[in-house]
């Protein structure tokens, strides 16, 4: 120095009004929210310095991955018993669903990322009524992030 590893801690937000109805946070009209790396224009905000410079925070839902989830394969159990159902579990070279045309105008060399504006978009399952905002699987998974340790060179 802080790469192998091993611990430990963290790790998702949002229905308030109004309407119609026997029922609606669910349908309308109006509000509201936006996980995680990465790129961040020569950005901004804050700080340290006589300068030169250095340090910290912030900075894309719809530009490139990613996760979880749901489908899909396998397996196991149970019902059924004309090839289905239902539940547990596993994969990830199965990548199907994993959204969103994001546009327009400003600045500027230079922006899909910043200012203004205006479009959009959002797992499964439940539900007197169709659900990003409720309830559930979930005190679960996780993409990571951050401490400490620390073979080792």
């Nucleotide at each position: 120095g802080g790469u192998a590893g091993u611990u430990c801690u963290c790790g998702g937000g949002g229905c308030g009004g109004g309407g119609u109805g026997a029922a609606a946070g669910u349908c309308c009209c109006c509000a509201c929210c936006g996980g995680c790396g990465g790129u961040g224009a020569u950005g901004g905000c804050c700080u340290c310095u006589g300068a030169c410079g250095g340090g910290g925070c912030c900075g894309a839902g719809c530009c490139c991955g990613c996760g979880a989830g749901c489908g899909c394969u396998c397996g196991c159990g149970c019902c059924a018993c004309u090839g289905g159902g239902c539940g547990c579990g596993a994969g990830g070279a199965c990548a199907g669903c994993a959204g969103a045309u994001u546009c327009c105008g400003g600045u500027g060399u230079g922006a899909u990322u910043c200012c203004g504006g205006a479009g959009c978009c959002g797992a499964c399952g439940g539900u007197c009524a169709u659900a990003g905002u409720c309830c559930g699987g979930a005190u679960a998974c996780g993409a990571g992030a951050g401490a400490a340790c620390g073979g080792c060179a």
Molecule: FMN riboswitch aptamer (RFN element)
Organism: Gordonia humi